[in-house]
RNA sequence: AAUAAUAUUUGGCCAAAUUUCCAUGUGAAAAUGGGGGAACCAAUCUUUAGGGGUGAAUUUUACUUCGAAUCUUGGAUUGAAUUAUUUCCAGUGAUGAAGUGAAUAGGGCAACUGUGCAUGCCCGAAUCCGUCAGCUAACCUCGUAGGCCUUUGCAGCAGGAGCC
Numbered sequence: 001a002a003u004a005a006u007a008u009u010u011g012g013c014c015a016a017a018u019u020u021c022c023a024u025g026u027g028a029a030a031a032u033g034g035g036g037g038a039a040c041c042a043a044u045c046u047u048u049a050g051g052g053g054u055g056a057a058u059u060u061u062a063c064u065u066c067g068a069a070u071c072u073u074g075g076a077u078u079g080a081a082u083u084a085u086u087u088c089c090a091g092u093g094a095u096g097a098a099g100u101g102a103a104u105a106g107g108g109c110a111a112c113u114g115u116g117c118a119u120g121c122c123c124g125a126a127u128c129c130g131u132c133a134g135c136u137a138a139c140c141u142c143g144u145a146g147g148c149c150u151u152u153g154c155a156g157c158a159g160g161a162g163c164c
Stems, first nucleotide, its partner, number of pairs: 011149004018030004022025001031144006041134001050132001051129004059103008070094002072091005106123005112159004116154003
């Protein structure tokens, strides 16, 4: 000097997820976020192809794999024959599920804050309710977790901070 890990402090980001108080816990309060819930309005055809909520996280498509309820093609079987039906086998396609890609509605960040433009980099998940919920005053009820480390420019106005 560099890298990695741990601890403390400071600064910042996503998100509603912060602060204070004490008797320190099934805590309380403030602040903030979500759900349920009249009239009026809306809807009046939706219900297993369930439906709905939180969230930016919807939608389209390609490939691979799985599956076989329904439809479809062929064969076999049953019946004296035809037709129809039943059962079995194989395949194709559609519907369905999962995974991996490419896009996309939409969302975030780029360091004083808000705002506009440009440019760049990302996300585009997950989960809950349990057959059930449109809106919704009063009212009822629940949450305040978790995860991280970006630092480009221009413009006007307002506010703030620091220095002299």
c-di-AMP riboswitch aptamer (ydaO/yuaA leader) from Paenibacillus anaericanus, 164 nucleotides, folded computationally. The organism belongs to Paenibacillus, within Bacteria.